[in-house]
Context: one part of a larger RNA
RNA sequence: UUAGGCAUAAAGCGUCAAUAGGUGGCUUUUUAAGUCUGCCUUCAAAUCCCAAGGCUCAAACCUAGACAUGCGAUGGAAACUACCAAGCUGGAGUACGGUAGGAGUAGAGGGAAUUUUUUAUGGAGCAGUGAAAUGCAUAGAGAUUGGAAAGAAUACCAACGGUAAGAGCACUUUACUGGGAUGACACUGAUAUUGAGAGAUGAAAGCUAGGUGAGCGAAUGGGAUUAGAUAUCCAAUAGUCUUAGCCGUAAAUGAUGGAUACUUGGUGUUGUGUGUAUCGAACCAUGCAGUGUUGUAGCUAACGUGUUAAGUAUCCCAUUUGGGGAGUACAUUCGUAAGAAUGAAACUC
Numbered sequence: 001u002u003a004g005g006c007a008u009a010a011a012g013c014g015u016c017a018a019u020a021g022g023u024g025g026c027u028u029u030u031u032a033a034g035u036c037u038g039c040c041u042u043c044a045a046a047u048c049c050c051a052a053g054g055c056u057c058a059a060a061c062c063u064a065g066a067c068a069u070g071c072g073a074u075g076g077a078a079a080c081u082a083c084c085a086a087g088c089u090g091g092a093g094u095a096c097g098g099u100a101g102g103a104g105u106a107g108a109g110g111g112a113a114u115u116u117u118u119u120a121u122g123g124a125g126c127a128g129u130g131a132a133a134u135g136c137a138u139a140g141a142g143a144u145u146g147g148a149a150a151g152a153a154u155a156c157c158a159a160c161g162g163u164a165a166g167a168g169c170a171c172u173u174u175a176c177u178g179g180g181a182u183g184a185c186a187c188u189g190a191u192a193u194u195g196a197g198a199g200a201u202g203a204a205a206g207c208u209a210g211g212u213g214a215g216c217g218a219a220u221g222g223g224a225u226u227a228g229a230u231a232u233c234c235a236a237u238a239g240u241c242u243u244a245g246c247c248g249u250a251a252a253u254g255a256u257g258g259a260u261a262c263u264u265g266g267u268g269u270u271g272u273g274u275g276u277a278u279c280g281a282a283c284c285a286u287g288c289a290g291u292g293u294u295g296u297a298g299c300u301a302a303c304g305u306g307u308u309a310a311g312u313a314u315c316c317c318a319u320u321u322g323g324g325g326a327g328u329a330c331a332u333u334c335g336u337a338a339g340a341a342u343g344a345a346a347c348u349c
Base pairs, nucleotide, nucleotide: 003321004320005319008302012317014201015200016199021194022193023192025088026087027086028085031082033081034080035077036076037075038074040072042070049065051063053061091191092188093187094186096183097182099180103177104176105175106174107173108172109171110154114150115149116148117147118146120144121143125136126135162169163168206246207245208244209243210242211241215240216239220235221234222233257316258315259314260313261312262311265294266293267292268291269290270289271288272287273286274285275284298305299304322349323348324347331342332341333340334339
């Protein structure tokens, strides 16, 4: 490579849009490249196969025939793929109507809590633990009361709910911006799908330079316990927050790539329609699009999955090939660094 695989055994890129390439709806026509078919040339001899022949027979030998994927030339066929031309509306998209939403960016505002500070009351403890001590406190702590400041996070609502490509997103409000579903059916007329490379984005931690710093809190110091005590208690730096950059990784998980079609049901819920009902809603029935749960057939080694498939099929991409050595060495690229990406072998079982 082929082949078989890829939820849990090795294996789905963290995610996205998109280039080359691959694949691609319905109808009619053209051409005949692929495809199918007739005939011809060639495909050395020997060998193999087959029918005769001569050595007494056989082998070996000799003669004739047949065979030969393929390459090439030429004549035809036109279903399929492809090409040419014309058309169609079901895929796709645009416009229109109302609509749901913690979708994004920037600004403005709010209240609870915490800490600090200040005022007042008051007067001996507070805090902490298994028990204590370090710690705070008569220079008046803790508690209670009024004022001020700061930073961070947004209780209840809250859901098995919503939304975003994913990472993620939740106080209120304003401006700007992206996407979705649904309805009617006007327009375009295959404009689709996947996607190597390249690109964009990407939690937390970490890094560079400023700012900020309430609470929490790696490291560190102190107090205990203990054989030891890196845990527990008291304090506390970086960090956590923000601006501009970098890093590019996570059990980045649904451990399940994307797209399309088909295949019994029950029961919740979100958005939006329709019918019924009504003064209007609710109820009831039903469509489309999400999101749960249970479960039939099927599939599966089993567990399980099951219209949101791990079922039945097609297309495209990524990836895997015994365990360890090893995500290591070397080399290259990227990075300030930390490291990241690509990624072996010897040896061993």
Small-subunit ribosomal RNA, central domain from Vitis hybrid cultivar, 349 nucleotides, folded computationally. RNAcentral holds the full RNA, with entries from SILVA. The source organism's lineage runs through Eukaryota, Euphyllophyta, Vitaceae, Viteae and Vitis. The prediction has a mean pLDDT of 87. Rfam family: Bacterial small subunit ribosomal RNA.